[in-house]
C1' cells in the first nucleotide's frame, strides 16, 4: 500500500398508506388535544423457515403479524453509494 467483513461518524439517494369523521381549544392553521373508523410496512419488536450448520445448540428474508411506528411537506426511515476512523480477514 492493497483484499474481506463489521461498526461509529459525515455526505448523497431512499417507498407505502385518510390532507377521513365527530367533539373541544384559540393563536384561525396544511394548527393542537381527545375519541372513532379506514389504511400502510422499510425504525424497533414478534412469528414462519427456504437456506447455513454432520447432529444438538444456534444463525437466518425486503415473507407474515401490525404490539410499537406511520398515512401533505418537513422530521424519521430498512436499505444502497461515497468518504474519514477503529477493529478484522488473506497474502
Nucleotide at each position: 500500500a492493497c483484499c474481506u467483513g463489521u461498526c461509529u461518524c459525515g455526505c448523497g439517494g431512499g417507498a407505502g398508506a385518510c390532507g377521513u369523521c365527530g367533539g373541544g381549544g384559540c393563536u384561525u392553521g396544511u394548527c393542537c388535544c381527545c375519541g372513532a373508523g379506514g389504511c400502510c410496512g422499510a425504525a424497533g419488536g414478534c412469528g414462519c423457515a427456504a437456506c447455513c450448520g454432520c447432529c444438538c445448540c444456534g444463525g437466518a428474508a425486503a415473507c407474515g403479524c401490525u404490539c410499537a411506528g406511520g398515512c401533505a411537506a418537513a422530521c424519521g426511515g430498512a436499505c444502497c453509494g461515497c468518504g474519514c476512523g477503529a477493529c478484522u480477514u488473506a497474502g
A computed fold for a 91-nucleotide RNA, annotated as Glycine riboswitch aptamer.
Its Rfam family is "Glycine riboswitch aptamer". Its family is annotated with glycine biosynthetic process in the Gene Ontology.
Of the family's consensus pairs, 90% are formed in the model.
Model confidence (mean pLDDT): 77 of 100.